[in-house]
Notes: The RNA shown here (ZMP/ZTP riboswitch aptamer (pfl RNA motif)) has 80 nucleotides and comes from Paenibacillus nasutitermitis. The source organism's lineage runs through Bacteria, Bacillati, Bacillota, Bacilli and Paenibacillus. It matches the Rfam family "ZMP/ZTP riboswitch aptamer (pfl RNA motif)". Gene Ontology terms of the family: regulation of purine nucleotide biosynthetic process and one-carbon metabolic process. On this family, see Trausch et al., Chem Biol 2015: "Metal Ion-Mediated Nucleobase Recognition by the ZTP Riboswitch". Its mean pLDDT, the model's own confidence on a scale to 100, is 77.
RNA sequence: UAAGCGGUGUGUGACUGGCGUAAACAUGGAUAACCAUGAGGGAACACAUGUAAAAGCGGCCGUACGCCUGGGCAAAGUAU
Numbered sequence: 001u002a003a004g005c006g007g008u009g010u011g012u013g014a015c016u017g018g019c020g021u022a023a024a025c026a027u028g029g030a031u032a033a034c035c036a037u038g039a040g041g042g043a044a045c046a047c048a049u050g051u052a053a054a055a056g057c058g059g060c061c062g063u064a065c066g067c068c069u070g071g072g073c074a075a076a077g078u079a080u
Base pairs, nucleotide, nucleotide: 004057005056007049008048009047010046011045012044015041016040017068018067019066020065021064022063025038026037027036028035029034059073060072061071
């Protein structure tokens, strides 16, 4: 620099923890950072459709901040 994504609708939906501060999940259980139910959040995936264009594109996801713990998704590579 270019391409692509970045929009909308429907459906599915992993992950949703501990401590402290603030009004900042509820109930029950366990004992470390988990389980079950409900509420609230939610990336991404599939299908359909859309862009005259823009911010932006090495990350994204759970109230804010801080210290931790444990996961998922996207992208890339290898093996089966």